[in-house]
Context: one part of a larger RNA
Molecule: large-subunit ribosomal RNA, domain V
Organism: uncultured Nitrospirota bacterium
């Protein structure tokens, strides 16, 4: 060196299972509910099946009879028209008794006595006699008829898992006959409500993983690298309007502030003079503008027009923006001219569906109409603002599937804010004296053991804390060894330098690492090794399914809260390593 045999399991990110955690999908399932929408079920009412009698309360209509004081006025004048007479022995006035109405003045009616009169045109009034007749109005009485509701009673529909008899040896069913209930109930149909009982679904995106928080459209500035454009959960602010004058035009004017002077009057009121490029003002944020003003006044006004629009800007589209000029009619101005809102840039919402006004459009044989089109206009915090629907929240540790190392938790990597250690400067402490020792305010590093940041390999799987076993390395050395300084007398120390050869305990509590405690020791070091080591062990903790407590939640359920319980597979091919044999 080659080839075996027997062991061990450190590696082959070993084998097994298209990761169960996490995210993602306009995936699925099941569960919940005061998510949405349905449906069953329950319930309300109308009508039908569904009849009779009586009583009562409404409404309509017909007939009868009554009914109607505002004030002035003999007085309870409903309205209008006709009207000069009407009523009375088929019994007037007056007296008397009862009833009804009553705004208690009286009116109407019935009975008795009575016996021949009573009322109207003339006076007050907007209107003249209920003297008489006719038609009506308000309110009411009585009667008929139609209709609606309520109560009571009935029996013949209908009901009886009440009795008896029969089919029939039958707790079904049917027939018969009693009894009970009864037009109710049950049923059909339409309808209002209720309705996780059931069902179908929804439950946004961005995001230095996701969730929680925040945001989502528009305007202004910076970032933005001197054209334009340009991202971030980068840095700052605004908007979801206002104004019929704060618009148009014509004619005027010039601000803020300062200095000086000046009654009350003061730092600032109004006044005068001078200086004053703008330091003011501009409805509202910021930027860019603006004094021939876009700023401040006054006059007259409605162009805050209708029909169009050459040509451009911007731009994926859809949108958005500017616009001379033409026609009509208008305002201001002597006119030239200016005016299609506002110094400019925010003040907003597509389509569908529907409403309103107009219209010389269409109009299912024709004429109309219904309906539609066209023009104008209205209704969305459709704000998740290019708006999936008119209409929508949650749980899953019982979970499932497709994917992702496009994206988190372990480990590694990069970084080193944080962490550990070191150095520099030296104010100060150290009686004196910065540097025996300690060292503020600061500065510079090293390391890669902490907590993080990033998300680069791994989600067709890299097993996660601690213990056990077995280790191996670093030195920033705990002990043992050698030195310097000392605020080192000695003993014992402090601090620094050299040094990794060897060593570095046993118990109690806790799952603990750690830590505290006890007893020892020369000492009971700090770290790396996938926080070494589960194809070596364990499985106490964490981190499935069961269950409970507290808390949260309406609930399903949830909780770096607690608690009891809870399947740890692999016969070694290669590398490695130990022992042994042959060539």
């Nucleotide at each position: 060196c080659c080839c075996g045999c027997g062991g061990c399991a450190a590696g082959a990110c070993g084998g097994a299972a298209a990761g169960a955690c996490c995210c993602u999908g306009u995936g699925c399932a099941c569960c919940u509910u005061u998510a949405c929408u349905a449906c069953a079920g329950c319930u309300u009412g109308g009508c039908a099946g569904u009849g009779a009698a009586u009583u009562u309360u409404g409404g309509g209509u017909c007939a009868u009879c009554a009914u109607g004081u505002g004030u002035a006025g003999g007085a309870u004048a409903g309205g209008u028209g006709g009207g000069a007479g009407g009523c009375u022995g088929u019994g007037a006035a007056a007296c008397u008794g009862g009833c009804a109405c009553g705004c208690c003045a009286g009116u109407g009616u019935c009975g008795g006595u009575g016996g021949a009169g009573c009322c109207a045109a003339u006076c007050u009034u907007g209107a003249a006699a209920u003297a008489c007749c006719a038609c009506c109005c308000u309110u009411g009485u009585u009667g008929g008829u139609c209709u609606a509701g309520g109560g009571u009673u009935c029996u013949a529909a209908c009901c009886u898992g009440g009795g008896c008899c029969c089919g029939u040896u039958a707790u079904c069913c049917g027939g018969g006959u009693c009894a009970g209930g009864g037009a109710c109930a049950u049923u059909g149909u339409c309808u209002g409500g209720u309705g996780g009982g059931u069902a179908g679904u929804u439950u946004g995106a961005c995001u230095g993983g996701g969730g929680c928080g925040g945001u989502c459209g528009c305007c202004u500035c910076c970032c933005a690298a001197a054209a334009g454009g340009u991202a971030a959960c980068g840095g700052a602010g605004g908007c979801g309007c206002g104004c019929g004058a704060u618009g148009g035009u014509c004619c005027c004017c010039u601000c803020a502030g300062g200095c000086u002077g000046g009654u009350c009057g003061g730092a600032a009121a109004u006044c005068a003079g001078c200086c004053g490029u703008a330091g003011a003002g501009u409805g509202u944020a910021a930027a860019g503008g603006c004094a021939a003003a876009a700023g401040g006044g006054a006059g007259c006004u409605u162009g805050a027009c209708u029909g169009c629009g050459a040509g451009a800007c911007c731009u994926a589209c859809a949108a958005g923006u500017c616009g001379a000029g033409c026609a009509g009619g208008u305002g201001g101005g002597a006119a030239a001219c200016c005016a299609g809102g506002u110094c400019u840039u925010a003040g907003u919402g597509a389509u569908c569906c529907g409403g309103c006004g107009g219209u010389u459009c269409c109009g299912a044989a024709u004429g109309g109409a219904a309906g539609g089109g066209c023009c104008g206009u209205c209704g969305c915090u459709c704000a998740a603002c290019g708006g999936a629907u008119a209409a929508a929240a949650g749980g899953u540790a019982c979970g499932c599937c497709g994917g992702g190392g496009a994206u988190a938790a372990c480990a590694g990597g990069c970084u080193u804010a944080u962490c550990u250690c070191c150095u520099c400067c030296a104010a100060g402490a150290g009686u004196u004296c910065a540097c025996a020792u300690c060292g503020a305010c600061g500065a510079g590093g090293a390391g890669g053991u902490u907590u993080g940041g990033c998300a680069c390999c791994u989600c067709g799987a890299u097993g996660u804390c601690g213990a056990c076993u077995c280790a191996u390395c670093g030195c920033a050395u705990c002990c043992u060894g050698g030195a310097g300084c000392u605020g080192a007398a000695g003993c014992a120390g402090g601090u620094u330098c050299c040094a990794a050869g060897g060593g570095u305990u046993u118990g109690g509590c806790u799952g603990u690492u750690c830590g505290c405690c006890a007893a020892u020791u020369a000492a009971a070091g700090c770290g790396g090794u996938a926080c070494g080591u589960g194809a070596g062990u364990u499985g106490g903790g964490u981190u499935u399914a069961g269950a409970a407590c507290g808390u949260c939640g309406u609930g399903a359920g949830a909780c770096a809260g607690u608690u009891c319980g809870g399947u740890c597979c692999c016969u070694a091919u290669c590398u490695g390593u130990c022992g042994u044999g042959g060539g």